A computed fold for an 88-nucleotide RNA from an Acidobacteriota bacterium, annotated as SAM riboswitch aptamer (S box leader). Of the family's consensus pairs, 89% are formed in the model. Its mean pLDDT, the model's own confidence on a scale to 100, is 88.
[in-house]
RNA sequence: CGCUCAUCAAGAGCGGCUGAGGGACAGGCCCAAUGAAGCCGCGGCAACCGGCCUAAAGAGCACGGUGCCAAUGCCUGAACGAUGAGCC
Repeated sequence: CGCUCAUCAAGAGCGGCUGAGGGACAGGCCCAAUGAAGCCGCGGCAACCGGCCUAAAGAGCACGGUGCCAAUGCCUGAACGAUGAGCC
């Protein structure tokens, strides 16, 4: 990368460096020099997998692995996208 399954109307910031874009794509519509995207520090949300807890479950915990912290995956469209786990 590909395939399978599940979920995607909840939730979550403050600094530093940088300096013009970003919201995957198309059309909209938004965000952005009152600082975009990116990088760094600390913080947080959540509970998919592992773990703990339980007689066993459930509920719970948040220790580990991810993930995430504008707007319903922003809306619509698509044979579209993202995340997790397994397989190859």